[in-house]
Context: one part of a larger RNA
RNA sequence: UGACGGGGACCCGCACAACCAGGGGAGCAUGUGGUUUAAUUUGAUACGAAGCGAUGGACCUUACCUGGGUUUGACAUCCUAGCGUUCUACCCCCGAGAAAUCGGGGGAAUCCGCAAGGAGGCUAGGAAAGCUGCUGCAUGGCUGUCGUCAGCUCGUGCCGUGAGGUGUUCCCUUAAGUGGGGAAACGAGCGCAACCCCCGCCCGAUGUUAAAUGUUCAUCGGGGACUGCCCCGGUCUACGGGGAGGAAGGAGGGGAUGACGUCAAGUCAGCACGGUGCUUAUGCCCAGGGCCACACACAUCCUACAAUGGCGAAGAACAGCGGGUUGCGAAGCCGCAAGGCGGAGCUAAUCCCUGAAAUUUCGCCUCAGUUCAGAUUGCCGGCUGAAACCCGCCGGCAUGAAGUCGGACUUGGUAGUAAUCGCGGAUCAGCAGGCCGCGGUGAAUACGUUCUCGGGUCUUGUACA
Repeated sequence: UGACGGGGACCCGCACAACCAGGGGAGCAUGUGGUUUAAUUUGAUACGAAGCGAUGGACCUUACCUGGGUUUGACAUCCUAGCGUUCUACCCCCGAGAAAUCGGGGGAAUCCGCAAGGAGGCUAGGAAAGCUGCUGCAUGGCUGUCGUCAGCUCGUGCCGUGAGGUGUUCCCUUAAGUGGGGAAACGAGCGCAACCCCCGCCCGAUGUUAAAUGUUCAUCGGGGACUGCCCCGGUCUACGGGGAGGAAGGAGGGGAUGACGUCAAGUCAGCACGGUGCUUAUGCCCAGGGCCACACACAUCCUACAAUGGCGAAGAACAGCGGGUUGCGAAGCCGCAAGGCGGAGCUAAUCCCUGAAAUUUCGCCUCAGUUCAGAUUGCCGGCUGAAACCCGCCGGCAUGAAGUCGGACUUGGUAGUAAUCGCGGAUCAGCAGGCCGCGGUGAAUACGUUCUCGGGUCUUGUACA
């Protein structure tokens, strides 16, 4: 000087407390450990791994296993020799095969250049390719975390033999090393804040496809909030409390933004890259299988256990974000339905996805493992796709399991939040209980900082560095 303390003082955070809804019990989905397996590819492992890399594992993907093949190779550049009407990419047929591939036959036939010629092909060989092989304890880049915490430093001066201190401590204040005052310090940098984006109010301009009049709406630009005004407190400074006006106050709400550093944190499997290993194989191609196994254990969700509920009917009402041309697909018709036929319109404020659901009205159910709940299983269908056996999603009929609110323990949330309800998108042929967004309905509670956890400043002790 730090770090640490079951030392002290002060302060903060959904940290506790108060309140609401959950998890832990059930069934299922997904991930993980374990076990199994020819293989169940691999990484991630307290917080900060476990619906994570995966924003989509039937083939492909795919890195794993079994088997079949291949060796200048699936890919790049170059050299040597040779082949070939210096034309050869490609397509078709036959045979072998699971395919990859091999053998045979046939057809078509490029670009530059006036031309000569060149490029593109094949065979053999050589340089050299290739590796999701290893090392994240050799690395770059990127990321997590402490933590959006308020800190971390520098120049000169001053103090100290020196390590170093001072500044950055002290008092008041703030979300803040924010600001004010004092002071051997005076300044400065990275952080804080502001500048950026979205939402909320107003004005102007413009405007189709919206409304048809101004308006709504959309796009662009501007205004508006600054403790500006009043009262009280305050060293009458910073600032704090209250009030007026205002769409909005005292940082209006949200986002983006992450200082010096810590964890030899994570990633050699996104990419790059040092070293090292393989090179008729640890490379490459193909078929099939596996990544989907299942006595168990954990994590994150979903659905429930019902009556502020379930079912039926009426179909009575109201969104927003988005997406759409080998796409979204209307009306109409067929089917109980999934879906099929059909093709209008739309390169989209025009058309479509797209009748949102919770909600409302009427009726039934009457506390029951039920008209709760929907797992599981049987049969029949639909869709995508070359192909749904392993291993997709959806519909109908039947079957109806556990479950009657969950031990110790534990999570999220302070307001348009929690809870609850549906909708859209990415990925994608198909497949969403996950993820990323969107709007609808819309609470309860906070006495307080003793305690738990994490953090900040000062101080104290130390046999630790």